[in-house]
RNA sequence: GGUAGAGGUUGCACCGGUUAUCAGUACUCCUUAUGACAUGACAGACAUGGAAGAAGAAGGAAGAAAGGAAGCGGUGCCGAAGCGGACAGAACCGUCUGUAGUCUGGCCGGCUGGGCGUAUGGUGAAUAAUCAUGCGACUGUCAUCUGAGGAUGGAGAGCUACU
Numbered sequence: 001g002g003u004a005g006a007g008g009u010u011g012c013a014c015c016g017g018u019u020a021u022c023a024g025u026a027c028u029c030c031u032u033a034u035g036a037c038a039u040g041a042c043a044g045a046c047a048u049g050g051a052a053g054a055a056g057a058a059g060g061a062a063g064a065a066a067g068g069a070a071g072c073g074g075u076g077c078c079g080a081a082g083c084g085g086a087c088a089g090a091a092c093c094g095u096c097u098g099u100a101g102u103c104u105g106g107c108c109g110g111c112u113g114g115g116c117g118u119a120u121g122g123u124g125a126a127u128a129a130u131c132a133u134g135c136g137a138c139u140g141u142c143a144u145c146u147g148a149g150g151a152u153g154g155a156g157a158g159c160u161a162c163u
Stems, first nucleotide, its partner, number of pairs: 001163005008078001011077006018070002028061005037049003041099006081112003084108002087105004113139002116136008141154005
């Protein structure tokens, strides 16, 4: 250098169906009162709608979906994967431009061995879940120390086996 493996029965990620949640929410229509703006998260321009009543509010009728989740069935794997950064692209608005956000792609060997619990914060409808950081014990691995039990420390560019 190459090949093959291990950490866990709560290892990691992806796909598909089902179910609940989302939610009696959004959208649409009617009524009432009010009375001038509204059309994406913000801004500008144009265009369109609006006193034959905008937006918002209350009541009524009818009434979703996506994301996320659970379990089931499969697939790929062990930097599996998750963050972060710069770059490129796409969708989202009535149209165009800009900013921000979301998603996708590969790049960087920048951070994290792994899962769990917990506190704070972000995303989210959410008390679900997920992400980041701190703390805690547990666990795998290697090194050093110890008579042993065990202790301390390091990081996956690691560890083990074969070649």
Molecule: Lysine riboswitch aptamer
Organism: pig gut metagenome